Predicted 3D model of a 1459-nucleotide RNA (small-subunit ribosomal RNA) from an uncultured Acidobacteriaceae bacterium.
RNAcentral holds the sequence, with entries from ENA and SILVA.
The prediction has a mean pLDDT of 85.

[in-house]
């Protein structure tokens, strides 16, 4: 930095950007320097080589060759080869370099100190170096073995071996004394170089202490040589190191024992540092050298390329018996993600032997191979187009690759070819190596990739895919327009690399020492006592451990940092310096802490007086109330609930009165009153008892706080054991309620509540708040005390309690807040993402339930506080609304129209699907329409623009088809011209393109529904908030209204209301025709039919009217709201038009427009004929009826708005009629449709499926139209169905409104019961706002935010992963008890052997072998412990897209949730 939310803040985890790496893997790879290079099987190992050397200790001593000599020509001798090789004896070395980390938590390692020791080669310095003597291998004989190799006689040197003698110094001894050495070689000599014995020194080693640095207490006790002491052995040496024997000790919560994992450091790595992880190279120390055990030699081993046994294993074998040990340097197998040549040289530097010369040296120098790492260098450079080509994109203009290329001028690191050439070695000697470096030639020649481009974290377009295929570190991308995926192209990064994966530390303050935290986020122990330890009043003095401070000492090199050097530079690497925070020394200080010592009241006790209190325990005691029993008085119900029912009751309940019984709780008083440490404690009296308050200042003299372990107390439930039981109640039964009810609600009922005595030890044991001390403004109740005032418990002062409210200040917020969550000190206690889990195993404690302690695999990006703004709530207030109630009519049932589902068809085009789709798009499908189907045809096209030829163009006859279409004719030559042609229009022909009612309304314009004519919804500035927000907009009133007034951290303003428009209702005032017609005239049967009028009606233009203006009265004197007067209208007068931010991915690609995709002789276009009109059903909307308030006849009376020239048609005349023929009139206040109808008058019908109803179906016919067969209206005659008023549901309306009646339009040739629109008649009801719906506003909770159609919990069921238990079963490691007992090494020793040296010569000392003992490795064996792996079967857990069964929690979540 991302990542939890619609947004915030916090807490919290995951996860990313660096850095590093002994890496490895993918992809690419030019060089050169300097490094590094089996983290796995300390698995097994072919082959070479990796320790030898000295002849100047010693004894022996060839061979080829050469050269002479003799020869019987086979061959022999001499001298050289030579004192040479190889083997031997002696000597030193081989314990050093080199490997490797298996083991080892240990004085192993670091450090810093001690000493009871040891020292070869070197060094100094003391003495010395004299004389004997026996062996023995080599070698020669000779046996035995397959070998390895072993044996037996014989000769032999020596610096091998062994006594004498000396003994300055050395050892022993108190002391006399006594004891203990030696070796020569070399040189002509000088002398050299040894060698002996003491003494120091250097350098090396050994032992011993302090302190240091893993994890685990789900390891709490361990320990017999153990811990010490005395004798005694034993080592170079201190010691239980060993032994006998005596004592009963020693470690251990500051972790002992046990496990487990580890070589320790220097230092690398990361980080500001503190710290954290690591131990690869190098450098120091251990420890190993197939495994295990042992010892000898030696100055040094208990020995990597030495010895003995024992195993395992490989080899050889004549089967008797034998050899081996690469964790040396190369290398083979193997195991693995993985790590190199069977090189070169001793030139250099060490290193061992030699006096030397020299030999050895896989130490070591060097190459080889790997990009595994660092670090340098190149792969060209300069000029060069408004800018090739080729890709890529495009909005088709262009734009991007791009100065990149191409060309043009240049250069030549590296590489290549050729030439000189080193330093390492100042004489010789050079693997490296003809290398490093120089020079010189030819050429831009031979030399660029890898990753990444959704955010984080730098870089974007097209195509392709279409939740596929795939990415993906976290968040998340992909369901047809993907910057996330696959390609391309361009971009970004780094670049001979780049990416990934693993690992480390950062970032993470995310274990918090530097440097976190527990009221609600994870986290205060349920509460005292009180132990170990922490801390820890005041004064004075001593100390000097802690602190401080100066000094010298160690803190290896190398490493790190700095400065100056060397390689062209750099990496690398020389030289100084500093650094290294430690750690021991002896010194100085004495404030502070610690410790001694002496003192003091304040902290703490103690004493003394007082007064509260449900504080414990015990014993008795008391009234009220339930239930029970007895007995009266009554009689039919009681009870229960929402309603009921189980139940109880005439065998007399329940009521009532009287009296008994038994049990359990203690109303009023009672109070956010009191006591207690916490759980908890309420009826009176008594006894016992405990704790705190106040006041006095007499006593003690820091006696204190806190408190791991421990130990006691601890509701309620449960457990034993014995007793009690009145009520109330788990389980149980029964009744309801429900789909279903193992609930909830009734109506029984047992444990259980109760007591005695032990047990259990948990709660939301909550103030969700550990305990002590001090400190820090306040107000106000209220409990207990003192104490001063006062008529007065009035008031004021203190103390200790126990609330509420606030200031500072804290706190994410809430909210705390002198009773702290403030501000410090001190101790305990716990927390570290959610889930798995408070589970599993171990332990431990309980009779049991179960408590304490207390994981891990897995798996999820979250879990999770607190506050916002929404929504929703079977939360709450307030208010509206034909929302409900009050009323009219209806639908829902019938036939019939119409629309839709669903079916069905070749098609039955397509859309619209709660409200808000269904008489909708369609204001009008017979062809058209028409988007479907079937059949037939057409392809530049039925339609646009462009090019080319050709014809005017147009108009009409015929033939074939169902028609498009196609053939064959016949009329016609037309406008402009600059005379070249142009324009319009057909036809033909090519291609650019033309067309799709094809898909996508989830790619979209515009349009419209809806909520809803609901009153909201919003900004600007200030204000408050850490913020998301808040406030305004919220409070009081008021309103149809955020309408209006007041109040007010608000103050204004927009978009909505209102109003302004238009119609209607009055009136006025112009005007006066096609309308009018009072009054005046004239016609006529009659009529504004005429003159003429301009009054009214009435048009249509202008205006006036209504605005809470007026009165009265409520109210805050505001708004405003009742009532009243005027008035045609009165409180927006009515009706329309107007529809705020948003919602509903609402509808519509098929009005239209329009991106993308698709189709191109078809998804396009053209024609006929069919379909959209089908039909078991089902729903919606309608028309008509079921009739008397009515049908029918007959007569009569009033409208408004409307349309009319492809038109409306009068009148006459015909037709029963629909309608026809003829035709006046009228582009219309003039003519025509055009008769209004219901009403009224009157007459029949008499309740009947009827003189209701009118469907259906036969006939007969009109009118439109090319055509009414599918499939039209309509009229006539006949037929005459269903229907008697509609179940559950549901719908419309509050006045000129519902109901009823007729009329017009629009579409339209024709073709309403729909739509639109007109008038004409005309009620009824609203007390109201409990409920329903839907809506505003406030307030509340919420685990919802795709918002309750949300969210979720559990068992079932499948599939998958991890884990527990599990008769078991195989392994690893370990304890005890025992058995065995090689090799060795101590002891002992009858056996047997036996060179020095003694010797009385027998022998002896001394030794070797054998026996033997102890010790002990491999082995066994029994019996625990421990851990791992595996198991039939089994137990819960995790995950998983749509299963199942319910609905347990979030709202009062429908029974309040929780423990």
């Nucleotide at each position: 930095a991302g990542u939890u939310u619609g947004a915030u803040c916090c807490u919290g985890g995951c996860u990313c950007a660096g850095a590093a790496u002994c890496a490895a893997c993918g992809c690419u790879g030019g060089c050169g320097g300097c490094g590094c290079g089996c983290c796995u099987a300390a698995c097994a190992c072919a082959u070479g080589c990796a320790a030898g050397u000295c002849g100047c200790a010693c004894g022996a001593g060839a061979a080829a060759g050469g050269c002479u000599c003799c020869u019987u020509c086979g061959g022999g001798g001499g001298c050289u080869g030579a004192g040479u090789a190889c083997a031997g004896u002696g000597g030193c070395g081989c314990a050093c370099a080199g490997g490797u980390g298996a083991g080892u938590a240990a004085c192993a390692c670091g450090u810093g100190g001690a000493u009871a020791c040891c020292u070869g080669c070197c060094c100094u310095c003391a003495a010395g170096u004299g004389g004997g003597g026996a062996a023995u291998a080599a070698c020669u004989u000779u046996g035995g073995g397959a070998a390895a190799c072993c044996g037996g006689g014989g000769c032999u040197a020596a610096u091998a071996c062994c006594g004498c003698a000396u003994a300055c110094g050395u050892u022993c001894g108190a002391g006399a004394g006594a004891a203990g050495a030696a070796a020569g070689c070399a040189g002509c000599a000088a002398u050299g170089c040894g060698c002996u014995u003491g003494a120091g020194g250097a350098g090396g080693g050994g032992u011993c202490c302090g302190c240091g640095g893993c994890u685990g207490a789900u390891u709490a006790g361990c320990u017999a040589g153990u811990u010490g002491g005395u004798g005694g052995g034993g080592u170079a040496a201190a010691a239980g190191c060993c032994u006998a024997c005596c004592a009963a000790g020693g470690c251990a919560a500051a972790g002992a024992u046990c496990a487990g994992u580890a070589g320790c450091c220097g230092g690398c790595c990361u980080g500001a540092g503190a710290g954290g992880g690591c131990a690869c190279a190098c450098g120091g120390c251990c420890a190993c050298a197939c495994u295990g055990g042992c010892a000898c030699u030696g100055a040094g081993a208990c020995a990597c390329g030495g010895g003995c046994c024992a195993g395992a294993c490989u080899c050889c074998u004549a089967c008797g018996g034998g050899a081996g040990g690469c964790a040396g340097c190369a290398g083979u197998g193997g195991g693995g993600a993985a790590u190199c040549u069977u090189g070169c040289a001793c030139a250099a530097u060490g290193g061992a032997g030699g006096a030397a010369a020299c030999u050895c040296u896989g130490a070591u120098g060097c190459a080889g191979c790997g990009a595994c790492g660092c670090c340098g260098c190149g792969u060209g450079a300069g000029c060069g187009a408004a800018g090739a080509a080729g890709c890529c994109u495009u909005u088709c203009g262009a734009g991007g690759u791009g100065u990149a290329a191409a060309g043009c001028u240049c250069u030549u690191a590296c590489g290549c070819c050729a030439g000189g050439g080193a330093c390492g070695a100042u004489a010789a000697u050079g693997a490296c190596g003809g290398u490093a470096c120089c020079u010189g030639g030819a050429g831009a020649a031979g030399c660029a990739g890898c990753u990444g481009c959704g955010g984080c974290u730098a870089a974007c377009u097209a195509c392709g895919u279409g939740c596929c295929a795939g990415c993906a570190g976290c968040c998340g991308c992909g369901g047809u327009a993907a910057u996330a995926c696959g390609u391309a192209g361009g971009c970004a990064g780094c670049a001979a690399g780049c990416g990934u994966u693993g690992u480390u530390c950062g970032g993470a303050a995310u274990u918090a020492c530097u440097g976190g935290g527990c009221g609600u986020a994870a986290a205060g122990g349920g509460u005292g006592c009180g132990u170990a330890g922490g801390c820890g009043g005041c004064g004075c003095u001593c100390u000097a451990a802690g602190u401080u401070u100066g000094g010298a000492g160690u803190g290896a090199a190398a490493u790190c940092u700095c400065c100056c050097g060397g390689c062209u530079u750099a990496a690398c690497u020389g030289g100084g310096a500093g650094g290294g925070u430690g750690c021991a020394c002896a010194g100085a200080a004495a404030a502070c802490u610690g410790g001694g010592g002496c003192g003091c009241u304040c902290g703490a006790g103690u004493a003394u007086g007082g007064g509260a209190g449900a504080g414990g325990a015990a014993a008795g005691c008391g009234g009220a109330a339930u239930u029970c029993c007895u007995g009266g008085u009554g009689u039919a119900g009681c009870g229960g609930u929402g309603a009921a029912a189980u139940g109880c009751g005439u065998a007399g309940a329940g009521a009532u009165c009287a009296g008994g019984a038994g049990g359990a709780a203690c109303a009023c008083c009672u109070g956010c009153g009191g006591u207690g440490u916490a759980g908890a404690c309420g009826g009176c009296u008594u006894u016992c008892u405990g704790g705190a308050c106040c006041a006095u200042a007499a006593c003690u003299g820091a006696c204190g706080c806190u408190g791991a372990g421990g130990c006691a107390c601890g509701a309620a439930a449960g457990c034993g054991u014995g007793g009690g039981u009145a009520g109330c109640a788990a389980a149980c039964a029964g009744g309801a309620u429900u789909a279903g009810a193992u609930a909830c609600c009734c109506u029984g009922g047992u444990a259980g509540u109760c007591c005695a005595c032990g047990c259990c030890c948990u709660a939301a044991a909550c103030g969700a708040u550990g305990c002590a001390u001090a400190c820090u403004u306040g107000g106000u109740g209220u409990g207990g005390g003192u104490u001063c005032u006062u008529c007065a418990c009035u008031g004021g002062a203190u103390c200790c309690g126990u609330g509420c409210c606030g200031g500072a200040g804290c706190u994410a917020a809430c909210g705390c807040g002198u009773u702290a969550a403030g501000u410090a000190u001190g101790c305990c206690g716990c927390c570290u993402g959610g889930g798995g889990a408070g589970u599993a195993c171990g332990g431990u404690c309980g009779c049991a339930a179960g408590g304490c302690u207390g994981a891990a695999a897995c798996u999820c990006a979250a879990a999770g506080g607190a506050a916002u703004u929404g929504a929703c709530g079977g939360g709450g207030g307030c208010c509206c609304g034909c929302a409900c109630a009050a009323g009219c009519g209806g639908u829902g049932g019938a036939g019939c129209a119409u629309g839709u589902g669903g079916u069905u068809u070749a098609a039955u085009u397509c859309g619209a699907u709660g409200c808000a789709a269904c008489g909708c798009g369609a204001a009008g499908a017979a062809c058209c329409u028409u988007a479907c189907c079937u059949a037939c045809c057409c392809u530049c096209g039925a339609c646009a623009u462009c090019c080319a030829g050709a014809g005017a163009a147009u108009c009409u006859g015929u033939u074939a088809g169902a028609g498009a279409u196609a053939g064959c004719g016949g009329a016609g030559u037309g406008c402009c011209u600059u005379c070249g042609g142009g324009g319009a229009c057909u036809c033909u022909g090519a291609g650019a393109c033309a067309g799709g009612u094809g898909c996508u309304g989830c790619a979209u314009g515009g349009c419209u529904g809806u909520c809803g004519u609901c009153a909201g919804c919003u900004c600007g500035u200030g204000u408050c908030g850490u913020g998301a927000g808040a406030u305004g907009u919220u409070g009081g009133g008021u309103u149809a209204a955020g309408u209006c007034c007041c109040g007010u951290a608000a103050c204004g303003a927009g978009c909505g209301c209102a109003a302004c428009c238009c119609u209607u209702a009055u009136c006025c005032u112009u005007a006066g025709u096609u309308g009018c017609c009072a009054g005046c005239a004239c016609a006529u049967c009659a009529u504004g039919g005429u003159g003429g009028g301009a009054a009214c009606u009435c048009u249509a233009g202008g205006g006036a009217g209504a605005c809470u203006g007026c009165c009265g009265g409520u109210g805050a004197u505001a708004a405003a709201c009742c009532g009243g007067a005027g008035g045609a209208a009165g409180g927006u007068g009515g009706g329309g038009a107007c529809g705020a931010c948003g919602u509903c991915a609402a509808g519509u690609c098929a009005u239209c427009a329009u991106g993308g995709c698709c189709c191109u002789u078809a998804u396009g276009g053209g024609u006929a004929g069919g379909g959209c009109u089908a039909c078991a059903c089902a729903c919606g909307u309608g028309c008509u009826a079921c009739a008397a308030u009515g049908g029918c006849c007959g007569g009569u009376a009033c409208a408004g708005a409307g349309g009319g020239c492809a038109g409306c048609g009068a009148a006459c005349u015909c037709g029963c009629g629909a309608g026809a023929g003829c035709a006046a009139g009228c582009a219309a206040a003039u003519c025509c449709c055009a008769c209004a109808a219901a009403g009224c008058c009157g007459g029949u019908c008499c309740u009947a499926g009827u003189c209701c109803g009118g469907a259906u179906u036969g006939g007969a016919g009109u009118c439109u139209g090319c055509a009414a067969c599918u499939c039209g209206a309509c009229u006539c005659c006949a037929u005459g169905a269903a229907g008697u008023c509609g179940g559950a549901a549901u719908c419309g309306c509050u006045a000129g409104u519902a109901a009823u009646c007729g009329c017009g339009a629009a579409u339209c040739a024709g073709a309403a019961u729909g739509u639109c629109g007109c008038g004409g008649u005309g009620a009824a009801u609203a007390c109201g706002u409990u409920c329903c719906c839907g809506g505003g506003c406030c307030u509340u909770g919420u685990a919802c935010a795709c918002a309750c159609c949300g969210c979720c919990c559990g068992u079932c069921a499948c599939a998958c992963c991890a884990u527990g238990g599990g008769a078991g079963u195989g392994g690893g490691u370990u304890g005890c008890a025992a058995a065995a007992g090689a090799a060795g090494u101590g002891g002992g020793u009858a056996g047997u052997c036996u060179a020095a040296c003694c010797u009385u010569c027998g022998g002896g000392a001394g030794g070797g072998c054998g026996c033997u003992c102890a010790c002990c490795a491999c082995u066994u064996u029994g019996u625990g412990a421990u851990u791992c792996a595996u198991g039939a079967c089994u137990g819960g857990g995790g995950u998983g897209a749509a299963g199942u069964c319910g609905u347990a929690a979030c709202a009062a979540g429908g029974u309040a949730a929780c423990c």